Annotation:
The prediction has a mean pLDDT of 84. A computed fold for a 347-nucleotide part of an RNA from a metagenome, annotated as small-subunit ribosomal RNA, central domain.
Context: one part of a larger RNA
RNA sequence: CUGGGUGUAAAGGGAGCGUAGGCGGGAAUACAAGUUAAAUGUAUAAUGUAUCGGCUCAACCGAUAUUCGUGUUUAAAACUGUAUUUCUUGAGUUAAGUAGAGGCAAGUGGAAUUCCUAGUGUAGCGGUGGAAUGCGUAGAUAUUAGGAGGAACACCAGUGGCGAAGGCGGCUUGCUGGGCUUAUACUGACGCUGAGGCUCGAAAGCGUGGGGAGCAAACAGGAUUAGAUACCCUGGUAGUCACGCCGUAAACGAUGAUUACUAGGUGUUUGGGAGUAAUACUUCUGAGUGCCGCAGCUAACGCAAUAAGUAAUCCACCUGGGGAGUACGGCCGCAAGGUUAAAACUC
Numbered sequence: 001c002u003g004g005g006u007g008u009a010a011a012g013g014g015a016g017c018g019u020a021g022g023c024g025g026g027a028a029u030a031c032a033a034g035u036u037a038a039a040u041g042u043a044u045a046a047u048g049u050a051u052c053g054g055c056u057c058a059a060c061c062g063a064u065a066u067u068c069g070u071g072u073u074u075a076a077a078a079c080u081g082u083a084u085u086u087c088u089u090g091a092g093u094u095a096a097g098u099a100g101a102g103g104c105a106a107g108u109g110g111a112a113u114u115c116c117u118a119g120u121g122u123a124g125c126g127g128u129g130g131a132a133u134g135c136g137u138a139g140a141u142a143u144u145a146g147g148a149g150g151a152a153c154a155c156c157a158g159u160g161g162c163g164a165a166g167g168c169g170g171c172u173u174g175c176u177g178g179g180c181u182u183a184u185a186c187u188g189a190c191g192c193u194g195a196g197g198c199u200c201g202a203a204a205g206c207g208u209g210g211g212g213a214g215c216a217a218a219c220a221g222g223a224u225u226a227g228a229u230a231c232c233c234u235g236g237u238a239g240u241c242a243c244g245c246c247g248u249a250a251a252c253g254a255u256g257a258u259u260a261c262u263a264g265g266u267g268u269u270u271g272g273g274a275g276u277a278a279u280a281c282u283u284c285u286g287a288g289u290g291c292c293g294c295a296g297c298u299a300a301c302g303c304a305a306u307a308a309g310u311a312a313u314c315c316a317c318c319u320g321g322g323g324a325g326u327a328c329g330g331c332c333g334c335a336a337g338g339u340u341a342a343a344a345c346u347c
Base pairs, nucleotide, nucleotide: 004318005317006316007301008300012315014200015199016198017197021193022192023191025087026086027085028084029083030082031081033080034079035076036075037074038073039072040071041070042069048066049065050064051063052062053061054060090190091187092186093185094183095182096181097180098179102176103175104174105173106172107171108170109153114148115147116146117145118144119143120142124135125134161168162167205245206244207243208242210241214240215239219235220234221233222232256314257313258312259311260310261309264292265291266290267289268288269287270286271285272284273283274282275281296303297302320347321346322345329340330339331338332337
C1' cells in the first nucleotide's frame, strides 16, 4: 500500500462552530477536461504468458503474438466536470402558536445547621457493635425569644423536561440562545462532512483579593487490631463560594456526524387535525424519550426505526504484550502538568 476493523477483544476525537479539502437533489442546452472507442507515431533487449518450431525428450534455444505507458489525429456524449437557463422535494426565511431545572444578570423567600445575647432549668450531654477521646456546675444538652452569617434549595420530582457536550432544580424581574407544530407565501441546492483553526468544557489543582455556616483531603486525638500510617468516633486546615488560569475524567450509550430505507407490540412527554354519546374517550399525524420483540446482524453477550440491520458521504482512530501514553524535541501553562510522540531491549 492492499485488505480488515473501532458497544464489551487494539481502536470514535470530551463537545460545538467553521476554513481548506472531499462528497453532493430534479430538468434542459452547450463544451469535451476526466471517460470510452478507432487510427497512427514512439517504447531497449532479455524475462513472463500463449502458440508453433529446433536439439531423440527435457532443461535449453529460436520465431510469432501479447504491452499495462505516452504523443498526435478522428469520433461518441451516457456518467463526472465546466458554463448558461430552469424547478422545488433538501436547506433556509416569514407568520401564528407551543413545552421546557437552556444561558446571563439583578433582586428576593422560607426551612435547617452553626455561632452570639437573654430567659427557664439541672447534671449530665454526645458518640458507638461496645467504648473512649470531646463538651458540661465558669451552668452544657434540652427549651423559649431576639440577632448574625454563609451555603444549599425539602415536598412537587417522574427510565419527566431542557441543553452541542460539560451540565442545568426555591421564587420574581430584565436580557437572551435553541427546539417543535401548523400554515401558506418567499429564496432557489444556498447542502453534508470537516485536516488545521477558534470557542465551550465536571471535579481536583493553581493565582488574586474576598468569604468561610455546614461539610471536609492533610493533620491531631480516641477506639479497633498482631500491627492499623485504614474502615468507626471526637475535633480540624486547605478546599468547597467569587473572578482569572488549568483543559483533563469510566468527559460513557465505553456506540463520530449527516441522509435514505427496513415486521410488530406497549408506556410516557409535548404539538397539530378529525370524530363522538364531550371534565373524558376514539382515531390519524409530527417531534422527543423508555421497555419488549421479528427479520437481519453479532465470537457471544446482545443490538433491533433512538440499530450494533441494509446502503451512501466525510472526519477521527486501531495493527501482539511489556518498555510507554514514557524519553527526547516542539508547542501550551504561573506551576502542577497537558498535548504531540518514539526507540533500544524483552516475552